RNA sequence: CGUUAUCUUCGUGGCAGGGAGCGUUUCCCGACCGGCGGUACAGUCCGCAAGCCGCAAGGCAGAUCCGGCGCAAUUCCGGAACCGACGGUAGAGUCCGGAUGAGAGAAGAUAUGA
Numbered sequence: 001c002g003u004u005a006u007c008u009u010c011g012u013g014g015c016a017g018g019g020a021g022c023g024u025u026u027c028c029c030g031a032c033c034g035g036c037g038g039u040a041c042a043g044u045c046c047g048c049a050a051g052c053c054g055c056a057a058g059g060c061a062g063a064u065c066c067g068g069c070g071c072a073a074u075u076c077c078g079g080a081a082c083c084g085a086c087g088g089u090a091g092a093g094u095c096c097g098g099a100u101g102a103g104a105g106a107a108g109a110u111a112u113g114a
Base pairs, nucleotide, nucleotide: 001113002112004111005110006109007108008107009106010105017029018028019027031094032093033084034083035048036047037046038045043082044081051060052059053058064080065079066078067077068076086097087096088095
């Protein structure tokens, strides 16, 4: 430094303040958040996981533009937007629940090869 095997650990964040209301972190104003790999640094590109449907095989699956710099950026900088599973409950991306779960993967240890 590389391959494969086994094992260990890690592996998601968020309604401040206000309005109406008998009652809502669910409505209205407003606030806030952003898993993993790839690539010029990405919630919105390409892919994956989670999620949903199905007895199974399998299937479904959100959202970005303009300008600037640059060899290169829908990723950076400036500006303006947009999106968010299922069950519960006053209608939920943010509360409670499945979940002390699962997982894309990340780091490390041991063995092994040069």